[in-house]
Context: one part of a larger RNA
RNA sequence: GGAUGAACGCUGGCGGCGUGCCUAAUACAUGCAAGUCGAACGGAGAUGUACUUGUGUUCGCAUGAGUGCAUCUUAGUGGCGAACGGGUGAGUAACGCGUUGGUGACCUGCCCCGAGAGGUGGGAUAACACUGGGAAACCGGUGCUAAUACCGCAUGAACUUAUUCAGGUUAGAGACUGAAUAAGGAAAGGUCAAGAGGAGGAAACGAAUCUUGGUCGUCUCGGGAGGGGCCUGCGUCCCAUCAGGUAGUUGGUAGGGUAACGGCCUACCAAGCCGAUGACGGGUAGGGGACCUGAGAGGGUGGCCCCCCACAAUGGAACUGAAACACGGUCCAUACACCUACGGGUGGCAGCAGUAGGGAAUAUUGCACAAUGGGCGAAAGCCUGAUGCAGCAACGCCGCGUGCCCGAUGAAGGCCUUCGGGUUGUAAAGGGCUUUUCUGAGAGACGAGAAAGGACGGUAUCUCAGGAAUAAGGAUCGGCUAACUACGUGCCAGCAGCCGCGGUAACACGUAGGAUUCGAGCGUUAUCC
Numbered sequence: 001g002g003a004u005g006a007a008c009g010c011u012g013g014c015g016g017c018g019u020g021c022c023u024a025a026u027a028c029a030u031g032c033a034a035g036u037c038g039a040a041c042g043g044a045g046a047u048g049u050a051c052u053u054g055u056g057u058u059c060g061c062a063u064g065a066g067u068g069c070a071u072c073u074u075a076g077u078g079g080c081g082a083a084c085g086g087g088u089g090a091g092u093a094a095c096g097c098g099u100u101g102g103u104g105a106c107c108u109g110c111c112c113c114g115a116g117a118g119g120u121g122g123g124a125u126a127a128c129a130c131u132g133g134g135a136a137a138c139c140g141g142u143g144c145u146a147a148u149a150c151c152g153c154a155u156g157a158a159c160u161u162a163u164u165c166a167g168g169u170u171a172g173a174g175a176c177u178g179a180a181u182a183a184g185g186a187a188a189g190g191u192c193a194a195g196a197g198g199a200g201g202a203a204a205c206g207a208a209u210c211u212u213g214g215u216c217g218u219c220u221c222g223g224g225a226g227g228g229g230c231c232u233g234c235g236u237c238c239c240a241u242c243a244g245g246u247a248g249u250u251g252g253u254a255g256g257g258u259a260a261c262g263g264c265c266u267a268c269c270a271a272g273c274c275g276a277u278g279a280c281g282g283g284u285a286g287g288g289g290a291c292c293u294g295a296g297a298g299g300g301u302g303g304c305c306c307c308c309c310a311c312a313a314u315g316g317a318a319c320u321g322a323a324a325c326a327c328g329g330u331c332c333a334u335a336c337a338c339c340u341a342c343g344g345g346u347g348g349c350a351g352c353a354g355u356a357g358g359g360a361a362u363a364u365u366g367c368a369c370a371a372u373g374g375g376c377g378a379a380a381g382c383c384u385g386a387u388g389c390a391g392c393a394a395c396g397c398c399g400c401g402u403g404c405c406c407g408a409u410g411a412a413g414g415c416c417u418u419c420g421g422g423u424u425g426u427a428a429a430g431g432g433c434u435u436u437u438c439u440g441a442g443a444g445a446c447g448a449g450a451a452a453g454g455a456c457g458g459u460a461u462c463u464c465a466g467g468a469a470u471a472a473g474g475a476u477c478g479g480c481u482a483a484c485u486a487c488g489u490g491c492c493a494g495c496a497g498c499c500g501c502g503g504u505a506a507c508a509c510g511u512a513g514g515a516u517u518c519g520a521g522c523g524u525u526a527u528c529c
């Protein structure tokens, strides 16, 4: 000199864009942060309407019950999502990350392409009704019912497994390709339109059912895209005042397990394996893209944004699922907190706000789903503290302003003085001008790709009016280092980054005047180069 997620002191007008618990991965009141689908399903409720029927009747109708239809709502069953998105950096020195390859050792819901299939049966169960236990959380019994919920049977082009044969590729084949035989194993329907149909009805009308077509789904197989698992060469901090370490340890055989290779696990066999090219141990630490500095080489850092990893009070475990060993799921244990009728229960902000605590220190219990994106849905739409915005903070960067021109009796006052004057100083006053800003009034968006639809926002912006009006400070002045005098003090009080100042004329302390410098900032402290 540059830099910072900064803090502190003094000061402070505006705007744009960013950034904002670095400490206690401390504890959390309250609200919200993951739902959605009635076009999978049976109910329940509400409204409307048609019919039947009871009662009242002023014969208009009102009202009760039942049935059908339509619309709406929805607790439950079921499907998809909840593994994304959001947070944090505790752990981790590791194939964790980065980069290069491999997978002939693998998986893949939703999406896209291609090929085909969707036959026939069954038994339950929640809701609901009745009922029991419990303070509650919740749990049970009996009875009924539906499905794209669950379970059989059938079919099998393709698929899987086994055996046999053939073939090529490869570093390497039990795994690839082809053929044969045997065995195994699939499915679900919804909705719309048209037509048929015809229970019922006096008729109008019209339920079940069937056919065709559209659309959304279902099942099997092949391929793709995107995503993931595993392996691997190289790189990846400090300490040798850590020198030896290791028994599932190293390898083999067999088996188990996994989507998959593998001591991943088990049994048996062998005795290996790693290490001064630093094993093992200890300390510290999430890694990278990047960021700061520097001419570069290098050094330092890993906050915001992006990628990867790990974690979700602490420790452990599995379940479901295409995927989790799962932040707002389950179970167990522990600590803590809360409720309790003392029998027993409930909870997890390292989501967004917010509170306490800690700290030098870090914001609103805001608005909106209008946009972008995500989940569900055929859609309308619903949900979304992701996100878009607003609020607070000079925390940072950038921009603008606090006026401009004229004005010498060089006014007054201040300070200094050799008492002549010098300086503050064109500075002020005074005259003229302008209106960026500011205040008031009016108009008023883009963001919304057919129509409509804007949280921001009556914001940005524009027009008019008013009036210099609303707006300057901080540090320093001995040398380094730009800027000097006076008074006070008297090795005192104090200053100080280094050298050093102060003991009676201090350009170094304090005050004043003046000056220098930066400027809505200026200094100090801390840290890095």
Stems, first nucleotide, its partner, number of pairs: 001529004006525005013400006019393002021358001026356003030353003035080003040077002043074014087311003096236004101231003106228003111224007119153004128143006159184009189216008200205001237283003244274003249271008286308004290301004313334005336347004364390001366389003372386001373384004403433004413424004438466006447456001473518005478499003484513005494501002
Small-subunit ribosomal RNA, 5' domain from a Campylobacterales bacterium, 529 nucleotides, folded computationally. Its Rfam family is "Bacterial small subunit ribosomal RNA". Gene Ontology terms of the family: structural constituent of ribosome and ribosome.